Source information: Predicted 3D model of a 93-nucleotide RNA (c-di-GMP-I riboswitch aptamer) from Paenibacillus sp. yr247. The prediction has a mean pLDDT of 88. Taxonomically the source falls in Paenibacillus (Bacteria, Bacillati, Bacillota, Caryophanales). It matches the Rfam family "c-di-GMP-I riboswitch aptamer". Rfam describes the family as follows. GEMM was predicted in a large-scale screen for bacterial structured RNA regulatory elements.
RNA sequence: UCUCGACAAAGGCAAAACCGGUGAAAGCCGGCGACGCAAAGCUAUAGGGGCUACCACGCGACAAAAAUCGUGCAAUGCCAGCCAGCUGCCGAA
Numbered sequence: 001u002c003u004c005g006a007c008a009a010a011g012g013c014a015a016a017a018c019c020g021g022u023g024a025a026a027g028c029c030g031g032c033g034a035c036g037c038a039a040a041g042c043u044a045u046a047g048g049g050g051c052u053a054c055c056a057c058g059c060g061a062c063a064a065a066a067a068u069c070g071u072g073c074a075a076u077g078c079c080a081g082c083c084a085g086c087u088g089c090c091g092a093a
Base pairs, nucleotide, nucleotide: 004091005090012037013036018031019030020029021028022027035081041086042085043084047083048082049079050078051077057072058071059070060069061068
């Protein structure tokens, strides 16, 4: 240095629930809280995979129109604590 990951040491992060905020939603932010995590650090059209679908358009329902409801389509929106890429603390076996 690389691989690897200890009943090691110093630390770190913080799931769900609840409260407040924000967003159409997925989700995100803050508080509280700890399920867990050797990367639960960073990276999201330009690695893969997943989630949501406001508006518009199409189709259907309703009663002819409008409105309303349902449904289809669609992401440069969202998720890295899904896989992945990049970087990194310590140093037992």